This is a predicted structure of a 124-nucleotide RNA (FMN riboswitch aptamer (RFN element)) from Ruania rhizosphaerae. Its Rfam family is "FMN riboswitch aptamer (RFN element)". From the family's description: The RFN element is a highly conserved domain that is found frequently in the 5'-untranslated regions of prokaryotic mRNAs that encode for flavin mononucleotide (FMN) biosynthesis and transport proteins. Rfam links the family to the GO term FMN binding.

RNA sequence: AACGUGCUCCGGGGUCGGUGAAAGUCCGAGCCGGCGGUGACAGUCCGCGACCCGAUCGCAAGAUCGGUUGACCUGGUGGAACUCCAGGACCGACGGUGAAAGUCCGGAUGGGAGGAAGCACGCG
Numbered sequence: 001a002a003c004g005u006g007c008u009c010c011g012g013g014g015u016c017g018g019u020g021a022a023a024g025u026c027c028g029a030g031c032c033g034g035c036g037g038u039g040a041c042a043g044u045c046c047g048c049g050a051c052c053c054g055a056u057c058g059c060a061a062g063a064u065c066g067g068u069u070g071a072c073c074u075g076g077u078g079g080a081a082c083u084c085c086a087g088g089a090c091c092g093a094c095g096g097u098g099a100a101a102g103u104c105c106g107g108a109u110g111g112g113a114g115g116a117a118g119c120a121c122g123c124g
Base pairs, nucleotide, nucleotide: 003122004121005120006119007118008116009115010114015029016028017027018026030103031102032092033091034048035047036046037045043090044089052067053066054065055064056063057062072088073087074086075085076084094106095105096104
């Protein structure tokens, strides 16, 4: 160093204009992209988390288990890329809101996949 136990800390982003009585919701043009994996770097490949649904336990908060859960092609380079380069596309929960939401408000100062050459002890 690795390994084990405990603790600490970290752990989500995104606007301008137009129309209109009223729209960050419509129209036009933008902008954003959690976590782990993957012979080479991923919003769109594989998986996970959260949200949602059901069951069980619980006074409750909540816990556990199960289920559902969106989207990419072409060309090029290369040993290897739906991950890079070029081009063109597509997706985005629920509730609320004088007007319809990935982008505003809310659950959320929450939770969490995970991360740290972290700290302590053990081991070595």

Lineage of the source: Bacteria > Bacillati > Actinomycetota > Ruaniaceae > Ruania.